[in-house]
Context: one part of a larger RNA
RNA sequence: UGACGGGGGCCUGCACAAGCGGUGGAGUAUGUGGCUUAAUUCGAUGCAACGCGAAGAACCUUACCUGGGCUUGACAUGUUUGUCAUAGUCCCGUGAAAGCGGGGGGUCAGUUCGGCUGGACAAUCACAGGUGCUGCAUGGCUGUCGUCAGCUCGUGUCGUGAGAUGUUGGUUUAAGUACCGCAACGAGCGCAACCCCUGUGUCCUGUUGCCACGGAGAACACGUUUCUCCAGCACUCUGGACAGACUGCCUGGUUUCAACUAGGAGGAAGGUGAGGAUGACGUCAAGUCAGUAUGGCCCUUACGGCCAGGGCUGCACACGUACUACAAUGCCUGAUAUAAUGGGAAGCAAGACCGCGAGAUGGAGCCAAUCCCCAAAACCGGGCCCAGUUCGGAUUGGAGUCUGCAACUCGACUCCAUGAAGUUGGAAUCGCUAGUAACGGCGCAUCAGCUACGGCGCCGUGAAUACGUUCCCAGGCCUUGUACA
Numbered sequence: 001u002g003a004c005g006g007g008g009g010c011c012u013g014c015a016c017a018a019g020c021g022g023u024g025g026a027g028u029a030u031g032u033g034g035c036u037u038a039a040u041u042c043g044a045u046g047c048a049a050c051g052c053g054a055a056g057a058a059c060c061u062u063a064c065c066u067g068g069g070c071u072u073g074a075c076a077u078g079u080u081u082g083u084c085a086u087a088g089u090c091c092c093g094u095g096a097a098a099g100c101g102g103g104g105g106g107u108c109a110g111u112u113c114g115g116c117u118g119g120a121c122a123a124u125c126a127c128a129g130g131u132g133c134u135g136c137a138u139g140g141c142u143g144u145c146g147u148c149a150g151c152u153c154g155u156g157u158c159g160u161g162a163g164a165u166g167u168u169g170g171u172u173u174a175a176g177u178a179c180c181g182c183a184a185c186g187a188g189c190g191c192a193a194c195c196c197c198u199g200u201g202u203c204c205u206g207u208u209g210c211c212a213c214g215g216a217g218a219a220c221a222c223g224u225u226u227c228u229c230c231a232g233c234a235c236u237c238u239g240g241a242c243a244g245a246c247u248g249c250c251u252g253g254u255u256u257c258a259a260c261u262a263g264g265a266g267g268a269a270g271g272u273g274a275g276g277a278u279g280a281c282g283u284c285a286a287g288u289c290a291g292u293a294u295g296g297c298c299c300u301u302a303c304g305g306c307c308a309g310g311g312c313u314g315c316a317c318a319c320g321u322a323c324u325a326c327a328a329u330g331c332c333u334g335a336u337a338u339a340a341u342g343g344g345a346a347g348c349a350a351g352a353c354c355g356c357g358a359g360a361u362g363g364a365g366c367c368a369a370u371c372c373c374c375a376a377a378a379c380c381g382g383g384c385c386c387a388g389u390u391c392g393g394a395u396u397g398g399a400g401u402c403u404g405c406a407a408c409u410c411g412a413c414u415c416c417a418u419g420a421a422g423u424u425g426g427a428a429u430c431g432c433u434a435g436u437a438a439c440g441g442c443g444c445a446u447c448a449g450c451u452a453c454g455g456c457g458c459c460g461u462g463a464a465u466a467c468g469u470u471c472c473c474a475g476g477c478c479u480u481g482u483a484c485a
Base pairs, nucleotide, nucleotide: 001485002484003482004481005480007479008478009477010476011475012474013473015469016468019432020431021430022429023428026324027323028322029321030320031319032318033317034315035314042053043052064310065309066308067307068306070304073127077126078125080123081122082121083120084119089104090103091102092101093100094099108118109117110116129299130298132297133296134295138293140288141287142286143284145282150189151188152187153186154185155184156165157164158163169180170179171178195276196275198273200243201242202241203240204239206237209233210232214230215229216228217227218226219225220223246270249264250263251262252261253260326425330384331383332382333381334380342373343372344371347366348365352361354359391422396417397416398415399414400413401412402411438461439460440459441458442457443456444455
């Protein structure tokens, strides 16, 4: 100087407390360990691995296993030699395919006419190739402490020196934020602001958006109705510009009459308005050689490359993360409103029609503010009457639909039948402070299809509680002890 302390002081954080909803019990999905296996490819392992790499394992992917083939190679550049039957294409045999063997037809281009050049094939040699090892040789990227308020430097001063000072002290802040003081004076990386989005207003804009006023037409329930068109850009909206919030104003408090703090007015918004992006010096030899790059080592008729089938989906068990429930604030059924984000051409697909349904037929419209995908909880009627039930839906049997060469291992969905566990979950443990939690549906990426109940977003309905900081956990500053570095 740090680090540590079941030392002290001050402070912060969904850290505790106050609340709401869960996990831990059940079934299933998914990941992991273990076991098994010819193989169950590899990596990730406290927080910070375990719905993680994987935004999609039937083949492919695929790296694993078994078997069958290839050896200058699936791919790149060059050397030497040979052949022009250019390359390619068609057929046959064998075979699971890859591969191997054979045949038919076709008989390259340029040219300075030199096997000179290009192109191709065959052979040759250099080399290719390796998801083989080392993340403890590395780059790059990432996680974490932590969006915590810290980490440093120049000059000066002090100290023999390591170092100190500044950065400590008082007040204050979300903040090393700011003010005052001070042997310090300044500065840098962080904080904040600048950026995006959202909330209010003004102006501009007017099609594909809008429809108040005005006009025309059509339909019927003949009305204060609905639809279409014209006209219009008022309104909503689209997307551009500007304004607006700054403790600016008022009152009180503190005081050094500073920073600040409590309240109020006005305001769409008030003290960082809400959210995002943004992650200092560093820590963990943290993670990644399997994303790519890369040093070294290793393989080279194999640790390379191709193909078929299998495996990654295996199941006495254990754990993590989720979904669905155990019901009446519920379930079933009928009727009936209201979104936003987005996506659409090998696509989205309306109306119609067939089917109980998944879906099929067919195809209007749309390369989209134009057309399509397109809501559900809620609300209003009816039934159920507390039961393993009209709860719950696992499992199994049967019949189907769709995608795709192909659904046996191993897809999703539908219908009929079946109808398991489960009656609110021990010790323990997690999330959340407002349009949040909780509940409800919708969209997208990946994608032929799908194991999505996952991930990333969107809108609808919409709470409770915070006395407070004694305690648990993590962190910041000062100080103290130390046999630690």
This is a predicted structure of a 485-nucleotide part of an RNA (small-subunit ribosomal RNA, 3' major domain) from an uncultured bacterium. Rfam family: Bacterial small subunit ribosomal RNA. Gene Ontology terms of the family: structural constituent of ribosome and ribosome. The full RNA is in RNAcentral, with records from ENA and SILVA.